[in-house]
RNA sequence: CCAGAAGGCCGGGCGGUCGCGGGUCGGGGAAACCCGGCCUGAGGAAAGUCCGGGCUCCAGCGGGGCAGGGUGCCGGGUAACACCCGGACGGGGCGACCCGUGGACAGGGCCACAGAAAACAGACCGCCGAUCCGCCCGGGGCCUUCCCCGGGGCCAUGGAGGCAAGGGUGAAAAGGUGGGGUAAGAGCCCACCGGCCGGGCGGUAACGUUCCGGCGCAUGGUAACCCCCACCCGGAGCAAGGCCAAGCAGCGGGCGCGGCGCCCUGAAGGGGCGCCGGGGCUGCCCCGCGCCCAAUGCCCGCGGGUAGGCCGCUUGAGGCGGCGGGUAACCGCCGUCCCAGAGAGAUGACCGCCACCCCGCGGAUCCCCGCGGGGGACAGAACCCGGCUUACAGGCCCUCUGGCACG
RNA sequence: GCCACCUUAGCUCAGCCGGAAGAGCACCCGCCUCGUAAGCGGGGGGUCGCGGGUUCGAAUCCCGCAGGUGGCU
Numbered sequence: 001c002c003a004g005a006a007g008g009c010c011g012g013g014c015g016g017u018c019g020c021g022g023g024u025c026g027g028g029g030a031a032a033c034c035c036g037g038c039c040u041g042a043g044g045a046a047a048g049u050c051c052g053g054g055c056u057c058c059a060g061c062g063g064g065g066c067a068g069g070g071u072g073c074c075g076g077g078u079a080a081c082a083c084c085c086g087g088a089c090g091g092g093g094c095g096a097c098c099c100g101u102g103g104a105c106a107g108g109g110c111c112a113c114a115g116a117a118a119a120c121a122g123a124c125c126g127c128c129g130a131u132c133c134g135c136c137c138g139g140g141g142c143c144u145u146c147c148c149c150g151g152g153g154c155c156a157u158g159g160a161g162g163c164a165a166g167g168g169u170g171a172a173a174a175g176g177u178g179g180g181g182u183a184a185g186a187g188c189c190c191a192c193c194g195g196c197c198g199g200g201c202g203g204u205a206a207c208g209u210u211c212c213g214g215c216g217c218a219u220g221g222u223a224a225c226c227c228c229c230a231c232c233c234g235g236a237g238c239a240a241g242g243c244c245a246a247g248c249a250g251c252g253g254g255c256g257c258g259g260c261g262c263c264c265u266g267a268a269g270g271g272g273c274g275c276c277g278g279g280g281c282u283g284c285c286c287c288g289c290g291c292c293c294a295a296u297g298c299c300c301g302c303g304g305g306u307a308g309g310c311c312g313c314u315u316g317a318g319g320c321g322g323c324g325g326g327u328a329a330c331c332g333c334c335g336u337c338c339c340a341g342a343g344a345g346a347u348g349a350c351c352g353c354c355a356c357c358c359c360g361c362g363g364a365u366c367c368c369c370g371c372g373g374g375g376g377a378c379a380g381a382a383c384c385c386g387g388c389u390u391a392c393a394g395g396c397c398c399u400c401u402g403g404c405a406c407g
Numbered sequence: 408g409c410c411a412c413c414u415u416a417g418c419u420c421a422g423c424c425g426g427a428a429g430a431g432c433a434c435c436c437g438c439c440u441c442g443u444a445a446g447c448g449g450g451g452g453g454u455c456g457c458g459g460g461u462u463c464g465a466a467u468c469c470c471g472c473a474g475g476u477g478g479c480u
Base pairs, nucleotide, nucleotide: 001403002402003401004400005399007397008396009395010394012354013353014352015351016350017349018348020041021040022039023038024037025036026035027034028033043378047389048388050387051386052385053384054383055237056236057235058234060289062287063286064285065284066283068233069232070231071230072229073087074086075085076084077083088101089100090099091098092097102228103227107226108225109222110221111220124167125166126163127162128161131160132159133158134154135153136152137150138149139148140147141146175193176192177191178190179189180188194217195215196214197213198212199211200209201208202207241311242310243309244308250302251301252300253299254298255297257277258276259275260274261273262272263271264270265269278293279292280291281290318337319336320335321334322333323332324331325330356375357374358373359372360371361370362369363368408479409478410477411476412475413474414473417432418431419430420429426463434450435449436448437447438446456472457471458470459469460468
């Protein structure tokens, strides 16, 4: 210098004029409000609302089971996570580095087309014809078309049958190479390689193993199909929820505790207390304690009214700096700082200078200088955090890899 | 602000427990008619919203975007 890999950061600066939101102080005003000063006012994603929490309500969410949902190699971090860090294994790359991840002999389902066969396999082409049957020859039983013995072939355009090496199909075809063996073959047998199982050893574990022993070793893929295993999860959401003010008109439907004893009342009737049983408590069921069960109650539907104020509301798993622990994510201690909180919603516009980038012209002719013109993205807090994902003009820093050249 | 759902032919919708996409209307051609409509016969037309992934294979399953609809005080 060229090509690349990993990580972090910024996302214009200064000044002037005009303007906006929040707070505070001063002045004016009876008040509404007005004027002035000072402080403060968007992001790395404020976004999508995809995860995880805090907070609030659901009358207490204590234990177990079922259903439903989620996560998924191992260990660690964390309030928690589907996030982050470190590691293991597999795959890709010359490399820096990147990508993927439970279980398929617990069970069920599916595997179109093609193909012989798609799962405890099958035989289209092909190979064989040792064996049996048939055919031929010889011998024998009285050879009669029946039977016995022996031999030979039928050179596959005899059959039964045997085989799975090769071809071919497919996304996928039931360990690989070599030798023996055989009629032909095949883990059928053997050697080496690979695989599975058990033990030992190393590691917290995933896993590894040049260790030991056993097994010739048919048993594919799919779990982002059901499922199994381990772990986690109650529901709703700041339009949660609470207080105040103003205003209006109700209607229909449904649900909702019984018995006994005592007491009150003159009785009917009604009421109170106690006991027993029953019902309800936010997916369902069970257990346990606890709470509630007649009140101007609760639920559903229709209709009417309001469109106001205050709280929640921003100090928080907070930012910055230092020290210490840890490989790291992160954690602990100390110091310091306060950093939008509004009303359907403010944070902007213009001008000048500087910096950056692009274009044109001129001068230089290796980097440069001058003049003129142009450009600056994605996007806007609304209860608050931790992540993920997506969008983004342009620029900076650090580390590493491969190559080329020079010293 | 929060929540739920949808996207397939020009339009309205099926297909969504995986094997390659249909129906009705519309459009084109022919028949019928003096002509039109209706009717009858035939035909064309699809990035299944977009991009990744799982799988041999995706409209369908999973993830991320885009656009749209509805509900909640």
Two RNAs folded together computationally: RNase P RNA and transfer RNA, 480 nucleotides in total.
Rfam match: Bacterial RNase P class A. It is annotated as a ribozyme.